[in-house]
RNA sequence: GCGGAGGGCUGGAUGGUCGCGCCCCGUUUCGCGGGGUGAGGAAAGUCCGGACUCCAUGAGACGACGGUGCCGGGUAACGCCCGGCCGGGGCAACCCGAGGGAAAGCGCCACAGAAAACAAACCGCCGGGACCUUCGGGGCCCGGCAAGGGUGAAACGGUGGGGUAAGAGCCCACCGCGGGACGGGCAACCGGACCGGCAUGGCAAGCCCCACCGGGAGCAAUGCCGCAUAGGGGCCUCGCGCGGGAUCACCGCAGGGACGUCUCAACCCGAGAGGCCCGGGUUGGCAGCACGAGCGGGUCGGCGACGGCACGCCCAGAUGAAUGGCCAUCUCCGGGGGUGACCCCGGGACAGAAUCCGGCUUACAGGCCCUCCGCGCAU
RNA sequence: GCCGCCUUAGCUCAGUUGGUUAGAGCACCAGAUUGUGGAUCUGGGGGUCCCCCGUUCGAGCCGGGGAGGCGGUACCA
Numbered sequence: 001g002c003g004g005a006g007g008g009c010u011g012g013a014u015g016g017u018c019g020c021g022c023c024c025c026g027u028u029u030c031g032c033g034g035g036g037u038g039a040g041g042a043a044a045g046u047c048c049g050g051a052c053u054c055c056a057u058g059a060g061a062c063g064a065c066g067g068u069g070c071c072g073g074g075u076a077a078c079g080c081c082c083g084g085c086c087g088g089g090g091c092a093a094c095c096c097g098a099g100g101g102a103a104a105g106c107g108c109c110a111c112a113g114a115a116a117a118c119a120a121a122c123c124g125c126c127g128g129g130a131c132c133u134u135c136g137g138g139g140c141c142c143g144g145c146a147a148g149g150g151u152g153a154a155a156c157g158g159u160g161g162g163g164u165a166a167g168a169g170c171c172c173a174c175c176g177c178g179g180g181a182c183g184g185g186c187a188a189c190c191g192g193a194c195c196g197g198c199a200u201g202g203c204a205a206g207c208c209c210c211a212c213c214g215g216g217a218g219c220a221a222u223g224c225c226g227c228a229u230a231g232g233g234g235c236c237u238c239g240c241g242c243g244g245g246a247u248c249a250c251c252g253c254a255g256g257g258a259c260g261u262c263u264c265a266a267c268c269c270g271a272g273a274g275g276c277c278c279g280g281g282u283u284g285g286c287a288g289c290a291c292g293a294g295c296g297g298g299u300c301g302g303c304g305a306c307g308g309c310a311c312g313c314c315c316a317g318a319u320g321a322a323u324g325g326c327c328a329u330c331u332c333c334g335g336g337g338g339u340g341a342c343c344c345c346g347g348g349a350c351a352g353a354a355u356c357c358g359g360c361u362u363a364c365a366g367g368c369c370c371u372c373c374g375c376g377c378a379u
Numbered sequence: 380g381c382c383g384c385c386u387u388a389g390c391u392c393a394g395u396u397g398g399u400u401a402g403a404g405c406a407c408c409a410g411a412u413u414g415u416g417g418a419u420c421u422g423g424g425g426g427u428c429c430c431c432c433g434u435u436c437g438a439g440c441c442g443g444g445g446a447g448g449c450g451g452u453a454c455c456a
Base pairs, nucleotide, nucleotide: 001375002374003373004372005371006370007369008368009367010366012330013329014328015327016326017325018324020038021037022036023035024034025033026032027031040350044361045360047359048358049357050356051355052218053217054216055215057265058264059263060262061261062260065214066213067212068211069210070084071083072082073081074080085099086097087096088095089094100209101208105207106206107203108202109201122149123148124145125144126143127142128141129140131138132137157175158174159173160172161171162170176198177196178195179194182191183190184189222287223286224285225284232278233277234276235275236274237273238272241253242252243251244250255269256268257267280455281454282453294313295312296311298309299308300307301306331348332347333346334345335344336343337342380452381451382450383449384448385447386446389405390404391403392402398436407423408422409421410420411419429445430444431443432442433441
C1' cells in the first nucleotide's frame, strides 16, 4: 500500500427568535412574569425473562399441557450473556451450528430400484450336467456368490493384500465402529494398553423417552374520591338433610364449598351463593407513576460475562397525548461553476416515550476509534 | 396501550402422516345452441401457497424471524 476479520462509539454543533408539555418561585386567583427541564439506540416488533397488582385458602403427590436441551459459570430471572468442548467452513484473523437420546418402543422413507431395513438378487461372476456348434462360443437346467454394473437423497463397514472355482471380515494390516483397564479435566470431552470380526441406515423443527423449568390474568392490572341511572329484566348451575334440645340459641352426625385428580390441614355455609346475557348511567379526578436489579467515572477481584467497595449525580412524565418551526454562523455529503482562494443549489438516516426494568430480533444516510490476519514493497 | 386470530387463482374457501400434476364454486376466454343476447352444455387459461431463513431426499403443511390485515378490550350500578 492492497484485501480481509472482530469489537466499540456517534447519529450534526452553537446562538437568536416564535411556540408547546411538566415542575418551582413571584404576583394573584383571571391569567401573566421569571427560572429550570423535556425522546432513543433502537422509544419499534411485543418474541422471551422479571418487578408490581389482583384472582385461586394453604401444603404435598400424580397427571395433562407448554417450554428449554453439549459442559461449566454469570444473573433477580431468561430461550440472554461469558468461557470451554465437539462438528463444519476459511491459507489465516475468525465465522457458523434448535448441539440430549435412533442398541426403550411406535411410525415414515414418494418415484426409481432385485431389495428401503427380522433382508433381497435385475444385469453379472463361477462350478456341474446334458444339448447345439461355423470350434470363437451359445442358450437351457441344477447349484454357489454378492466383487463389478445399474437405481436412488440413502443399499447392511472403507482401502489394500492374501485367499478362492468365483467370491465373501473367510483371514490379515490400517482406518472407521462398539466396549474399555488406566491417565488428564469440576464437567462436556480428550488420549488410550487391550478386547470384539462388525452385531444397531436416515428422520425426534413425527409421536415419543430422559432431565430441568412453568398457576391464571394483565397498569384499560388494582385502590380511592366524585357525577349519573330503572339498584330493572331474562336464562343457567349448585343448594336448603337427620337427630337431641325448650320449634330460638346451642350440640352431635352427615352433606356442600376448593376452577385437572387425589390426600391432608385449616376455614366457610344453613338459605342463599355464583355465572352469562339484555337493558340503564358516566365518559371526571387522584394514587399506581418516575430513587431505580438507576447512572457516572475510579478502585479491587475475575481470562471473561460479572461482582464487591467508597465517592459523586437525580435524569421526560403526556392522557386525542408536549419534545416543533424559522433565521444566522459553522460542519458533513452530493451536484454545478472557477486556474485558485472560494461561490451557488440541494440534502443530513431509521424512527419517535405512555407502569417500569433485563435481553433478543428487526430498521438505520453518514462519520470516528481500537485490535488482529493474509499478501506485496522498503528497511 | 394490552390480548387474540387470519393470509392458498380476480373473489369466497378446501387441502390427507410432508410425496409424485395444489383443487372446488363464482368470475374470465373459446366453441356449441339462438335471428341476437341471456341461461344451459362442452373445453380451456389463470398460483411468488404474504416474504425471508432453516429442518428434510423432498415443505402450502414442520420450526424461527419479518410484513400486512381483522377482531376484542373503559368504569358504575